Model confidence (mean pLDDT): 83 of 100. This is a predicted structure of a 75-nucleotide RNA (transfer RNA) from Candidatus Iainarchaeum sp. The RNAcentral record of the sequence draws on ENA. The organism belongs to Candidatus Iainarchaeum, within Archaea. Its Rfam family is "tRNA". Rfam classes the family as a transfer RNA.

[in-house]
Formats: sequence, structure tokens, C1' cells
RNA sequence: GGGAGAGUAGCUUAGUCUGGUCGGAGCACGCGACUGAUAAUCGCGGGGUCGGAGGUUCAAAUCCUCCCUUUCCCA
Repeated sequence: GGGAGAGUAGCUUAGUCUGGUCGGAGCACGCGACUGAUAAUCGCGGGGUCGGAGGUUCAAAUCCUCCCUUUCCCA
């Protein structure tokens, strides 16, 4: 230099194919129940400008372009 993949909550991740009733799950965290008290278990809750910017569209995590980070392959 060329090619391919990945980036969503503190962590691991679903959803992207086919745009819409979409932002959810597990763990962690906070509160409560249970217990003599913990742990375990159960219930509830907070936390996401979906890597950044722009574009298309009535509508973008999802489609397009550029950029950033990271992994792999080729040279």
C1' cells in the first nucleotide's frame, strides 16, 4: 500500500439480511422480599445520544459516503 471482519449499557452480547409497532438480554450495580445474619434465590429500578461526521428517506442501530479504533490476510 491492497483486501476482509468487528465497534450497541461498566463487561459479554441479540437485533442489521428484509428501514417502522426496537433499543433488549445475561452478569455487574442500587433498592426490596426471604434469613437470627450472610450467601444463594426472587421481584423492582437506574444506566445506551447504537465508534464519529455527513447524506438518502415521512422515518436510520439498520441503506450510502468519508473518517477513527481494533483484528486477520496479501504484498